[in-house]
Molecule: SAM riboswitch aptamer (S box leader)
Organism: uncultured Leptolinea sp.
RNA sequence: UACUCAUCGCGAGAGGUGGAGGGACCGGCCCCAUGAAACCUCGGCAACCAGAUCGGUGCCAAAUCCGUCAGGCUUCUGCCUGAAAGAUGAUGG
Numbered sequence: 001u002a003c004u005c006a007u008c009g010c011g012a013g014a015g016g017u018g019g020a021g022g023g024a025c026c027g028g029c030c031c032c033a034u035g036a037a038a039c040c041u042c043g044g045c046a047a048c049c050a051g052a053u054c055g056g057u058g059c060c061a062a063a064u065c066c067g068u069c070a071g072g073c074u075u076c077u078g079c080c081u082g083a084a085a086g087a088u089g090a091u092g093g
Base pairs, nucleotide, nucleotide: 001093004090005089006088007087008086013042014041015040016039017038021031022030023029026067027066028065043060044059045058047057048056049055064085069082070081071080072079073078
């Protein structure tokens, strides 16, 4: 890191450093000086792989926060389904 496959309605804290941003993009709507991102320490959750003592990645606001495209229903703006895009893991190149 392209492709392929699987999962994505549940679950999971505190302290320190840091200082204004962040929730992938876009639109909405949210989080944040009662401290954002990032980094560190200890802790936890449990998706995949590995292993039969151990472990490796990952994750710890909100359904992948909702929507974007297509289809169906419809009490007319709502509901449902599938994709697209994204995230994580793994064989492998």